Predicted 3D model of a 488-nucleotide part of an RNA (small-subunit ribosomal RNA, 3' major domain) from a Pseudomonadota bacterium. Its Rfam family is "Bacterial small subunit ribosomal RNA". The prediction has a mean pLDDT of 81.
Context: one part of a larger RNA
């Protein structure tokens, strides 16, 4: 100087407390960890590992097993030598392929030549052979770069002159108020400064100018309308580009040294004291993570720890735990009826009206490289009706059977749809978890990945829309200042 204490003092935060949903109990996804297994590839592991790496394991992927096969090799560079009617590709045999054996397969360049041809390994390309060498998802993340995770978006970590100490250091940075904050005043042997906070970025809420297609809005026609078509407009929605707008700016009042910062309330105003989200992450902890993303030292395999290929496995199941989904019903189910979105995506796509099918889908193709067109009828809501408290008209695993698409194939092991079957489940021990406002809760839609899909994930979008926060005793965590230490 730190660290640490069931030491003390001030603070802070969904920490706790008030509240609202839930998790653990059922199925049923899924990730783990055990068992199995020929292999169930590897990694992740308290918080910060367990819907994680993986924004897609039926072949592929794939890194594992088995079995068949290659050996200068799927892939790159140069070197030697030897052939150049060689490879490639085509045909045949064997074969699950892969590979293996046979045929058969275009002569570029340079000479010569008028051409037809002819020479020539001297050169391009491509082939055996042979050496250098290639290839490793073999080890080490405790040798490494890179990147990330945490502690934490917490308010700190540090310098340079100067001052003090024999020195490690100190001191600034502490102290008073006060803040979301080392944010800001005031006062001090310090004065400055630097990386953090703060603002600059982008979004979102309110105005204005520009600028008006495919958006918008007006008229005439056609039509019952829903919509077409034609003119026309720059008002209004909106689109997107600039710019105003919030700054404690103004008033009161309180603290306080009458001051300053701050604090509490009003006025105006779309918005008030950081307006609301969001990117952004100091010095540094965890020899944290990751050699399977890539990169790299050192080790180690070199006819195999390389490569090819077919099947199998990663999907196994007494069982245990994480994350989810559906549910147990009446503020709820079932039928009919009807209203309103937002961001996305679209050419090997999106696909509409039409017809066929109860359905999944299928036929069949306008239109659209998209503010034009299509995905697109959002759903809860609201209006009728039914059911009447039961394991039901509530829940929907399970299992027969029939089918639909994808795609070489859908046994192991896809998704979806019909009929039928109708299981646990009556709101959940002990313990735990989200959340303070357009949030929790609930509804629906959208997109990466992708033939397709085990998505109930994961990331956006929009709709309905609460409750409580007396207060910091006490549990978890962090700051700041003091104190003990047998610790470093």
């Nucleotide at each position: 100087u730190g660290a640490c204490g069931g030491g003390g003092g001030c603070c802070c935060g969904c920490a706790c407390a008030a509240g609202c949903g839930g998790u653990g109990g059922a199925g049923c996804a899924u990730g783990u960890g055990g068992c199995u297994u020929a292999a169930u590839u590897c990694g992740a592991u308290g918080c910060a590992a367990c819907g994680c790496g993986a924004a897609g394991a039926a072949c592929c992927u794939u890194a594992c097993c088995u079995g068949g096969c290659c050996u200068u090799g799927a892939c790159a560079u140069a070197c030697a030598g030897c052939g150049u009617g060689a490879a490639a590709g085509c045909u045949a045999g064997u074969g699950a392929a892969a590979g293996c054996u046979a045929g058969u397969g275009a002569c570029g360049g340079c000479c010569c030549g008028a051409a037809a041809g002819g020479g020539u390994g001297c050169u391009g390309g491509g082939g055996c052979u042979g050496u250098a060498c290639a290839g490793g998802u073999g080890c080490u993340g405790c040798a490494u770069g890179g990147u990330u995770g945490u502690c934490g978006u917490c308010a700190g970590c540090u310098c340079g002159u100067g001052u003090c100490g024999u020195g490690a250091g100190a001191u600034g940075u502490u102290g008073g108020u006060u803040u979301a904050a080392g944010u800001a005043c005031c006062g001090c042997a310090a004065c400055g400064a630097g990386c953090g906070c703060a603002a600059c970025c982008c979004u979102u809420g309110u105005g204005c100018u520009u600028a008006g297609u495919u958006a918008c809005c007006c008229g005439g026609u056609a039509g019952c309308a829903a919509u077409g078509c034609c003119g026309g407009g720059g008002c209004c929605u909106c689109u997107a580009a600039g710019c105003a707008g919030a700054c404690u700016g103004c008033c009161u009042c309180g603290c306080u040294u009458u001051a300053a910062a701050c604090g509490a309330g009003g006025a105006g105003g779309a918005a008030g004291g950081u307006g609301g989200g969001g990117a952004u992450g100091a010095c540094g902890u965890c020899a944290a993570a990751u050699c399977a993303g890539u990169a790299u030292g050192g080790c180690c395999c070199u006819u195999a720890c390389g490569g090819c290929c077919a099947g199998g496995g990663c999907u196994g199941c007494a069982c245990a735990c994480g994350u989810g989904c559906u549910a147990c019903a009446a503020u709820g189910c079932c039928c009919g009826g009807u209203a309103c979105a937002g961001a996305g995506g679209g050419a090997u796509g999106c696909a509409a009206g039409g017809c066929u099918g109860c359905g999944a889908a299928g036929c069949g193709g306008a239109g659209c490289a998209a503010a034009u067109c299509c995905u697109u009828g959002a759903a809860a809501a609201c209006c009728g009706g039914g059911c009447c408290c039961a394991g039901u008209u509530c829940a929907g695993a399970u299992u027969g059977g029939a089918g639909u698409c994808u795609g070489c194939a859908a046994c192991u092991c896809g998704a979806c749809u019909c009929c039928a079957u109708g299981a646990a489940g009556c709101c959940g021990g002990a313990a735990u978890c989200g959340c303070u406002a357009g949030u929790a809760a609930u509804g629906g839609c959208g997109c990466a990945u992708c033939a397709g899909c085990u998505a109930c994930g994961g990331c956006g979008c929009c709709g309905u829309g609460a409750a409580u926060a007396c207060g910091u005793u006490c549990c978890c965590g962090g700051g700041c200042c003091u104190u003990g230490u047998a610790c470093a």